[in-house]
RNA sequence: CAUGCAAGUCGAGGGGUAGAGGAACUUCGGUUCCUUGAGACCGGCGAACGGGUGAGUAACACGUAGGUGAUCUGCCAUGAGGUUGGGGAUAGCCUGUGGAAACACAGGGUAAUACCGAAUGUGCUCUCUGCACUGUGGUGCGUUGAGCAAAGGUGCUACGGCACCGCCUUGUGAUGAGCCUGCGGCUGAUUAGCUAGUUGGUAGGGUAAAGGCCUACCAAGGCGACGAUCAGUAGCCGGCCUGAGAGGGUGAUCGGCCACACUGGGACUGAGAUACGGCCCAGACUUCUACGGGAGGCAGCAGCUAAGAAUCUUCCGCAAUGGGCGAAAGCCUGACGGAGCGACGCCGCGUGAACGAUGAAGGCCUAACGGUUGUAAAGUUCUUUUCUUGCUGAGGAAUAAGUCCGGGAGGGAAUGCCCGGAUGAUGACGGUAGGCAAGGAAUAAGCCCCGGCCAAUUACGUGCCAGCAGCCGCGGUAACACGUAUGGGGCGAGCGUUGUUCGGAAUCAUUGGGCGUAAAGGGCGCGCAGGCGGUUACGUAAGCCUGGUGUGAAAGACCGCAGCUUAACUGCGGGAUCGCGCUGGGAACUGCGUGACUUGAGUUCAAGAGGGGAAGUUGGAAUUCCAGGUGUAGGGGUGAAAUCUGUAGAUAUCUGGAAGAACAUCGGUGGCGAAGGCGAACUUCUGGCUAUGGACUGACGCUGAGGCGCGAGAGCGUGGGGAGCGAACAGGAUUAGAUACCCUGGUAGUCCACGCCGUAAACGUUGUGCACUAGGUGUUGGGCCAUGACGGUUCAGUGCCGUAGCUAACGCGUUAAGUGCACCGCCUGGGGAGUAUGCUCGCAAGAGUGAAACUCAAAGGAAUUGACGGGGGCCCGCACAAGCGGUGGAGCAUGUGGUUUAAUUCGAUGAUACGCGAGAAACCUUACCAGGGCUUGACAUGGUCGUGAAAGCGGUAGAGAUACCGCCCCUCUUCGGAGCGCGAUCACAGGUGCUGCAUGGCUGUCGUCAGCUCGUGCCGUGAGGUGUUGGGUUAAGUCCCGCAACGAGCGCAACCCCUGCUGUCUGUUGCUACCAGGUAAUGCUGAGGACUCAGACGGAACCGCCGGUGACAAACCGGAGGAAGGUGGGGACGACGUCAAGUCAUCAUGGCCCUUAUGUCCUGGGCUACACACGUGCUACAAUGGCCGGUACAGAGGGCAGCAAUACCGCGAGGUGGAGCAAAUCCCAAAAAGCCGGUCCCAGUUCGGAUUGGAGUCUGAAACCCGACUCCAUGAAGGUGGAAUCGCUAGUAAUCGCUCAUCAGCAUGGAGCGGUGAAUACGUUCCCGGGCCUUGUACACACCGCCCGUCACACCACCCGAGUUGGGGGUACCCGAAGUCGUUUGUCUAACCAGCAAUGGAGGACGGCGCCGAAGGUAUGCCUGGUAAGGGGGGUGAAGUC
Repeated sequence: CAUGCAAGUCGAGGGGUAGAGGAACUUCGGUUCCUUGAGACCGGCGAACGGGUGAGUAACACGUAGGUGAUCUGCCAUGAGGUUGGGGAUAGCCUGUGGAAACACAGGGUAAUACCGAAUGUGCUCUCUGCACUGUGGUGCGUUGAGCAAAGGUGCUACGGCACCGCCUUGUGAUGAGCCUGCGGCUGAUUAGCUAGUUGGUAGGGUAAAGGCCUACCAAGGCGACGAUCAGUAGCCGGCCUGAGAGGGUGAUCGGCCACACUGGGACUGAGAUACGGCCCAGACUUCUACGGGAGGCAGCAGCUAAGAAUCUUCCGCAAUGGGCGAAAGCCUGACGGAGCGACGCCGCGUGAACGAUGAAGGCCUAACGGUUGUAAAGUUCUUUUCUUGCUGAGGAAUAAGUCCGGGAGGGAAUGCCCGGAUGAUGACGGUAGGCAAGGAAUAAGCCCCGGCCAAUUACGUGCCAGCAGCCGCGGUAACACGUAUGGGGCGAGCGUUGUUCGGAAUCAUUGGGCGUAAAGGGCGCGCAGGCGGUUACGUAAGCCUGGUGUGAAAGACCGCAGCUUAACUGCGGGAUCGCGCUGGGAACUGCGUGACUUGAGUUCAAGAGGGGAAGUUGGAAUUCCAGGUGUAGGGGUGAAAUCUGUAGAUAUCUGGAAGAACAUCGGUGGCGAAGGCGAACUUCUGGCUAUGGACUGACGCUGAGGCGCGAGAGCGUGGGGAGCGAACAGGAUUAGAUACCCUGGUAGUCCACGCCGUAAACGUUGUGCACUAGGUGUUGGGCCAUGACGGUUCAGUGCCGUAGCUAACGCGUUAAGUGCACCGCCUGGGGAGUAUGCUCGCAAGAGUGAAACUCAAAGGAAUUGACGGGGGCCCGCACAAGCGGUGGAGCAUGUGGUUUAAUUCGAUGAUACGCGAGAAACCUUACCAGGGCUUGACAUGGUCGUGAAAGCGGUAGAGAUACCGCCCCUCUUCGGAGCGCGAUCACAGGUGCUGCAUGGCUGUCGUCAGCUCGUGCCGUGAGGUGUUGGGUUAAGUCCCGCAACGAGCGCAACCCCUGCUGUCUGUUGCUACCAGGUAAUGCUGAGGACUCAGACGGAACCGCCGGUGACAAACCGGAGGAAGGUGGGGACGACGUCAAGUCAUCAUGGCCCUUAUGUCCUGGGCUACACACGUGCUACAAUGGCCGGUACAGAGGGCAGCAAUACCGCGAGGUGGAGCAAAUCCCAAAAAGCCGGUCCCAGUUCGGAUUGGAGUCUGAAACCCGACUCCAUGAAGGUGGAAUCGCUAGUAAUCGCUCAUCAGCAUGGAGCGGUGAAUACGUUCCCGGGCCUUGUACACACCGCCCGUCACACCACCCGAGUUGGGGGUACCCGAAGUCGUUUGUCUAACCAGCAAUGGAGGACGGCGCCGAAGGUAUGCCUGGUAAGGGGGGUGAAGUC
């Protein structure tokens, strides 16, 4: 807001019409009469109830308890009395006029329960006055005067009247209402002052009624920190939700009250309204219009539109309950009773039950055995709630009218009245609830979850993507966290999400918290209000306790019982409602009053200590400056310097003078003060404190919001002062820079006076006061006892340690952070932010008070273990130092990076990759590239079928793989077949493809560092500690001592191997002293075991001995002896762990990937490239050397596909040849440096050997790419290497050669061997690494950590903002509608009065005027929003910048 409905009713109040029926008459136009009779009108009652909504309202609006002596109340109940007699109008109606309409006007005539006089007065009201009671305008009894009524209707009648319903006056009651009061319930102080009818009085008006409610006059009051005013928000309550409760939240449905009805204002009528479906005015909006004017108000029931995440039928009925009217029948009733829609909520029921294992199929998982879905299904048997169909079918209905019966009161009778009984119409829901029958498992299951909280998992897909997420957090190739599937868990006609409230949250703490360090004690004092307050007696009874009583509506909640099959729901009863009022009692405690007391507090006298404060006076040392003297070249300053100062005479030194500031020593966890703070001495003034002992006052006390005062430093104002110091500033240094640290100067300031500021890590980070609760030990000032001295005790301070107790811990602990009481202040996650804004203060600087948006999942405290420190202590290591030799420069070798390439396969990358995997890349290796082939495959196992060959030898084609041909051509057998091989086929093979961040194993490194742990006990709430720390000592957590620890394990050491001395045994291939033989010579031969040596078993070294040191220890130092001395030397051996260290390419292995290729075979190429860079080496640069000649001495190894002698050939590599040897026998094999002799003479050389040319040797199918070696020739760089850097502490470094592995060949690399053989170590300050203890920490992927600010970019919220645009309140003024009230000289005027009348009067209506007055307007200032150029900071973001 379209439309419909939601308030009417009464003919028994009144007049009466249209219409209908009938009759009569008729000129058929009609007229008259009778009956009936709407609608409308007059009149009465109702419409103020019922129904809706919550805008406003912070208020006597609501709740509760009262008051009304300050009031009203229609209908109703009850009592008393009355209802007499008149009058004039007016609707309707008729006639006419205006208007589009709404409607209006004029004339005529009419009725009443409409209106108006008069009479009467039981009474009532007012007034004068009296008495009694009383609570104020109360009640009762009197008194004077005045005033006030009415209406009829219907029925009956014996016509007299009676009855009923009305009407009038009045009393009482009931009900409803008005007004007043106590108490109670929101937020903000960034609202602190508000108020002019304001507060009170007097008089008057007004109202039903008190009252500034209104008016006049008078007074100057009233409210407020116990929160006025202002602003924001809000209907209040019974109740409802939650909670153990106390509380917190809320005010839907139901009930009580209030307010509102388009917005604002106003009155009328009425018993009642300032009236939702009445009126008037103004405004906005909608609508009709003939443009002149009208109409309207769903926050009634339905319904529509819009807004919104979202909210229903334009249903049925008055049958019940209730309401209005009526005498009644009855009418009206969107109240109500019902139905409809919505799983929106609560309750109940179902979707089947039993049996059913080949544990079916299918799905999913799987190691492929199986597991699971799962008795689940199918199937069999059964049931029928529900459903469908059919039949049947309550209760809700009581009674009204009427009829009948009985009884009763009264009356002369009748109608009538009262009581009881019987009968007696009426059902919207609805053919509903229920019942019976038939049918058939038939009609009926979903939603969420499965990482933890939290109950329930697997697979696949995906790969920081897609996505999840309440918090923590998941996802970057094995996701229990995403998606799907399978399975499982939870609930179930629901389930999950979102929002909201309470709970958990003791997280605003009354119950029931805190404030040393987590957030939090005011900087300190004085003190008004307030809060709290000693002992005792009496009184009182406000608080308090207790009894009675009123109220605390009903509903709800609780308990019990009952009705619907149960329940939800409903009915009945009970208790409860913790509150308020009235009243009786009590007197312990608190309060109040009175009196007393002395212990709290204070006063006074006798004493004491003190950097307490203020003012004045005085003093010396030092510093700087000035003047003068002496004196000469520097002074000053620093890590080192420079600026600076000085030959114009500084610094230094002496004398004299000036100035300002501060007061050394005493001086002290000593003193004083409330705190800030106070330090030379003296004087004056002055505050406080303390002990003891008297006397006195008599609770005078404690705390303390506001308030007032004090308040370091810096800063500000005015005026002084200014020596030293010294922000700013200047210069010099330092540095990458250095707006710093250091130096030289230096202005404000520092000082004084006066005035501001009012802050601080104003800290004991600990408010004040009182009381109680173990001690010990210092110290300051007193008292008492006592002493030769020490000492004891007590009070007031000030420190340390510590018991109980407290504390998260640290710690506190009679100076509490313990235990209590009193009072104040303060806190409530981090950031934003002590910011913005407002206000107050300030000269300013700024101070006080002090948010929010937004953002984060933390911020924080204490303690623990580590790690780290340009922290500390102790101690080690070729770590430094001291030495020797190198690398880095050259050439070459080798590895790597890079580049290149068809490929230059792959891996290793600081230390801990880089002569590493590789202990041998020409083919092979080989994994790479190009090309050519194969597809059960180069290799393994098994099945089936076929076959007897395959291999080998030879040949042909080809680059080869391969293909073809020829030769050769199976074994065993129980004759089924088996073995072997080939072919076909099926399973499968194969992969140096990926992931070392899925793994095993192995390895590197810290580190051969001395550590890492456990059991029990003890300590701690716990993490954890102790042990393992400490004192010594060691190479060592090695050992000793001590100790709430006692033991133990893995590590250390030892046990093992080599080597050094020695004994015994053995004695060939080794050895040869004695004996014998022999040679040119040789252990050559016999022989021997002595020696060397070999190799088996022993011995030896243990701080054992001596001295010293040490703690009577462990151990250390020195010495003796000894081959060796303090681990004799070397090796093997590597704790818990770290580096997601390395390796999927040794091997193994999960997952993924390839399958005529990422597998496999072959040929050729590549891994060998080359502007460059790095690592590791070799050779050198030369004379301690090169070259030539001669000559000496090892060890450890290797050798049959081997090592190879003598001999011969070649300059040589080597060749020919082959004795010997499976090796203490033979061979490789020459050791080299060394020693002796010669030569070279400092030169790019007789150094150096690269490079290149030529000629060869060897291995090998094959040396072009791409081998090693030899000879001849060539003869590069290089003259000892920048910054930097490596190794080594003794048989070591350095230097010299030898052997071996790999291997056909190839060694400057690797693994070994011996020869020659040094220098140095004061020492631990520093560099590096490490161990132990301790300390700090904001680090814990652990300092290669963490982390701050600017700038740039993006987004977000906010602040300021020239303005602009809304809303709200106030004040002043203007205009002023309707309307009430007042007034009125104008107009009109039936009832009443006077009058014969005309007319006049009273009164009234209209009009005029006035006060007030809504909306509106103007002005002004305030509050609060929106928006905004621009400005500002803040927050958050990816790996940006400085």

Small-subunit ribosomal RNA from an uncultured organism, 1442 nucleotides, folded computationally. Rfam family: Bacterial small subunit ribosomal RNA. Its family is annotated with ribosome and structural constituent of ribosome in the Gene Ontology. Its mean pLDDT, the model's own confidence on a scale to 100, is 85.